[in-house]
RNA sequence: CUCUUAUCAAGAGCGGUGGAGGGACUGGCCCGAUGAAACCCGGCAACCAAUUGAUCUAAGGAUCAAUAUGGUGCCAAAUCCUGCGGAUGAUUGGAUUCCGCGAGAUGAGAG
Numbered sequence: 001c002u003c004u005u006a007u008c009a010a011g012a013g014c015g016g017u018g019g020a021g022g023g024a025c026u027g028g029c030c031c032g033a034u035g036a037a038a039c040c041c042g043g044c045a046a047c048c049a050a051u052u053g054a055u056c057u058a059a060g061g062a063u064c065a066a067u068a069u070g071g072u073g074c075c076a077a078a079u080c081c082u083g084c085g086g087a088u089g090a091u092u093g094g095a096u097u098c099c100g101c102g103a104g105a106u107g108a109g110a111g
Stems, first nucleotide, its partner, number of pairs: 001111008013041001015040003021031003025083001027081002042075003047071003050067007079103001084100004
């Protein structure tokens, strides 16, 4: 980098360093010197592994629950909204709402 698959409306600091940017991209709309990114500490969650328990199985093993030990991940706003298509159709030419697809992010597996 590509492919497969699952999830994406919950949750997470009034700390330290740092100094102007950040929210993937488009168009919006926001966040930021009452201090952005990044790093450290802290925290959240429970995807994978591990451990423990329960149930099932002839066995290998499977499922569920718990823990939070290890590997990631995450910690403004729904993945902030949106982008393509369809439906809806309001003080009727396109607001609003809904559905699907795409794009993206993360885990696990494969190349």
The RNA shown here (SAM riboswitch aptamer (S box leader)) has 111 nucleotides and comes from Shimazuella soli. Of the family's consensus pairs, 97% are formed in the model. NCBI's taxonomy places the organism under Bacteria, Bacilli, Caryophanales, Thermoactinomycetaceae, Shimazuella. Its Rfam family is "SAM riboswitch aptamer (S box leader)". Its family is annotated with regulation of gene expression in the Gene Ontology.